Overview
This is a predicted structure of a 525-nucleotide part of an RNA (small-subunit ribosomal RNA, 5' domain) from an uncultured Bacteroidales bacterium. The RNAcentral record of the full RNA draws on ENA and SILVA. Its mean pLDDT, the model's own confidence on a scale to 100, is 85.

Context: one part of a larger RNA
RNA sequence: GAUAAACGCUAGCGGCAGGCCUGACACAUGCAAGUCGAGGGGCAGCGGGAGUAGCAAUACUUGCCGGCGACCGGCGGACGGGUGAGUAACGCGUAUGCAACCGGCCGUACGAAGGGGGAUAACCCGGAGAAAUUCGGACUAAUACCGCGUAAAGAUGUAGAUAGGCAUCUAUUAACAUCCAGAGUGGCGACACGACGUACGACGGGCAUGCGUAUCAUUAGUUAGUUGGUGGGGUAACGGCUCACCAAGGCAACGAUGAUUAGGGGUUCCGAGAGGACAAACCCCCACACCGGGACUGAGACACGGCCCGGACUCCUACGGGAGGCAGCAGUGAGGAAUAUUGGUCAAUGGACGGAAGUCCGAACCAGCCAUGCCGCGUGCGGGAAGAAGGCCCUACGGGUCUUAAACCGCUUUUGUAAGGGAGCAAUAAGUUUCAUGCGUGGGACGACGAGAGUACCUUACGAAUAAGCAUCGGCUAACUCCGUGCCAGCAGCCGCGGUAAUACGGAGGAUGCGAGCGUUAUCC
Numbered sequence: 001g002a003u004a005a006a007c008g009c010u011a012g013c014g015g016c017a018g019g020c021c022u023g024a025c026a027c028a029u030g031c032a033a034g035u036c037g038a039g040g041g042g043c044a045g046c047g048g049g050a051g052u053a054g055c056a057a058u059a060c061u062u063g064c065c066g067g068c069g070a071c072c073g074g075c076g077g078a079c080g081g082g083u084g085a086g087u088a089a090c091g092c093g094u095a096u097g098c099a100a101c102c103g104g105c106c107g108u109a110c111g112a113a114g115g116g117g118g119a120u121a122a123c124c125c126g127g128a129g130a131a132a133u134u135c136g137g138a139c140u141a142a143u144a145c146c147g148c149g150u151a152a153a154g155a156u157g158u159a160g161a162u163a164g165g166c167a168u169c170u171a172u173u174a175a176c177a178u179c180c181a182g183a184g185u186g187g188c189g190a191c192a193c194g195a196c197g198u199a200c201g202a203c204g205g206g207c208a209u210g211c212g213u214a215u216c217a218u219u220a221g222u223u224a225g226u227u228g229g230u231g232g233g234g235u236a237a238c239g240g241c242u243c244a245c246c247a248a249g250g251c252a253a254c255g256a257u258g259a260u261u262a263g264g265g266g267u268u269c270c271g272a273g274a275g276g277a278c279a280a281a282c283c284c285c286c287a288c289a290c291c292g293g294g295a296c297u298g299a300g301a302c303a304c305g306g307c308c309c310g311g312a313c314u315c316c317u318a319c320g321g322g323a324g325g326c327a328g329c330a331g332u333g334a335g336g337a338a339u340a341u342u343g344g345u346c347a348a349u350g351g352a353c354g355g356a357a358g359u360c361c362g363a364a365c366c367a368g369c370c371a372u373g374c375c376g377c378g379u380g381c382g383g384g385a386a387g388a389a390g391g392c393c394c395u396a397c398g399g400g401u402c403u404u405a406a407a408c409c410g411c412u413u414u415u416g417u418a419a420g421g422g423a424g425c426a427a428u429a430a431g432u433u434u435c436a437u438g439c440g441u442g443g444g445a446c447g448a449c450g451a452g453a454g455u456a457c458c459u460u461a462c463g464a465a466u467a468a469g470c471a472u473c474g475g476c477u478a479a480c481u482c483c484g485u486g487c488c489a490g491c492a493g494c495c496g497c498g499g500u501a502a503u504a505c506g507g508a509g510g511a512u513g514c515g516a517g518c519g520u521u522a523u524c525c
Base pairs, nucleotide, nucleotide: 001524002523003522005521006520007519008518009517012377013376014375015374016373017372018370019369020335025333026332027331029330030329031328034075035074036073039072040071042068043067046066047065048064049062050061051060052059053058082288083287084286091213092212093211094210095209096208097207098206101205102204103203106201107200108199109198110197111196114148116146117145124137125136126135127134128133154179155178156177157176158175160173161172162171163170164169184193185192186191214260215259216258221251222250223249226248227247228246229245230244231243232242233241263285264284265283266282268277269276270275290311291310292309293308294307313324314323315322316321341367343366344365345364349363350361351360352359353358380411381410382409383408390402391401392400393399394398416462417461418460419459420458421457425452431446432445433444434443435442436441469514470513471512472511473510474495475494476493480509481508482507483506484505490497491496
């Protein structure tokens, strides 16, 4: 000098930031991922219309309309958010390679969308069970599922040609054989949104490699899928990735193997630098989601709020059987020196879905708590000597100091209190209108919506009013005397003070330093 700090004393305000470093300990409760009716069958509930009965209130019926619980289907739940356990590794950083690869949504271009089929959930009926849930029967739809047809630039195979390269090869070109598509919906319509194939792109990912990346040799040998080959399998793809066979290799004093510790980087702190240390907040990458294992679905996961199995733990139970996973946001217990609210809003930014309106979002934006830090402001300003009283000190009828300090006079009003006004953050969407346009569409104008918040800010009134402490004073180190104590009580970072005159202990007066803080402890340079 610094800190995600804690502790002691003290404390007026604001802005900006930060806030479980310990038990990756256990978790009550609420919320954190939905959305689409312009894919579908439908109609539980709500509103409307119509009908029936009734004088009426009302009751009943009806998917007819707005809509819509559950269900089928699509997209999204692989993002966003958390944590740092594991990992000394191609994990990360940096630089390359893929003639060894993949990709939903998005963009561009081209092509094409013909004709069929069988189911199933919901609903209905029946059964089992305490429940979780589940079984059977019958019916039905789709942008759900499955054949058929068509198909080129596409894929695979075969044998060619040309050009190129880096071994395998790559690109272009033409030939033959085989193989692979689709879905409709809304609208009166134009058309819109979607669906299919291929190529290129954008962006994202996968894999490989060079170099760098902690400590210990009081760890010296290690390795059997081990190292390589051939072949089969597997993968989006290369590869002992896996398997069969064959060979006997591979690594290591330039530190293998083992052990310990640890997420890595940008950064951050110290330092003139070299360098040392850190890895909070923010950003990138990685890993993990009660512990261990596994796959399914999918463009993408071996999936935090999905599934299955084993385990520990907790809960329910009718004892047969079931349910759960806060290292999401709050919150609770525990641990600890120590770390906050079971708050508000989707107004903005952003994400998912939707044609849109919109819905959802503890992402996010705000508010609350905490001097935890940084920065800013204030606690007044000017005048005022009888140099007062009082305290303390002295060489004591006197003097010094606290002290222009106070009182008192004048001024100001940041702040405070009260009253009044009052933001920016909002861009635009639907829609209306206008211009261009054949339509779609595009440009211009108008055009709702603010959690924070009646907050910030501004104005007025009042009144010095509402606001100072902490540590130190032997040297290092700025600041000195008196009293008490008497190697006691105590101090102390180091040197060292204290045994009767202690500037070093305790108190007082005074002084010094910093100041809404000041000290102590801990850690780093």